[in-house]
RNA sequence: GGGGAUAUAGCUCAGGGGUAGAGCGUUUGCAUGGCAUGCAAGAAGUCGAGGGUUCAAAUCCCUCUAUCUCCA
Numbered sequence: 001g002g003g004g005a006u007a008u009a010g011c012u013c014a015g016g017g018g019u020a021g022a023g024c025g026u027u028u029g030c031a032u033g034g035c036a037u038g039c040a041a042g043a044a045g046u047c048g049a050g051g052g053u054u055c056a057a058a059u060c061c062c063u064c065u066a067u068c069u070c071c072a
Stems, first nucleotide, its partner, number of pairs: 001071007010024004018055001026042006048064005
């Protein structure tokens, strides 16, 4: 220098045009004398950044950034 992959909650990851989700973690309540544990409820996201297409974009297109990887 060229090709490819990944970027979504605190962590690990789904979701591939039509309201953003799960597990773990976290907060509160209940059960227990207490812990562990179980049950119920909640909080936590400008979906890496900018632009484009579209009635509508996390999703499609372009550019950029970061990380990983292959080739030279």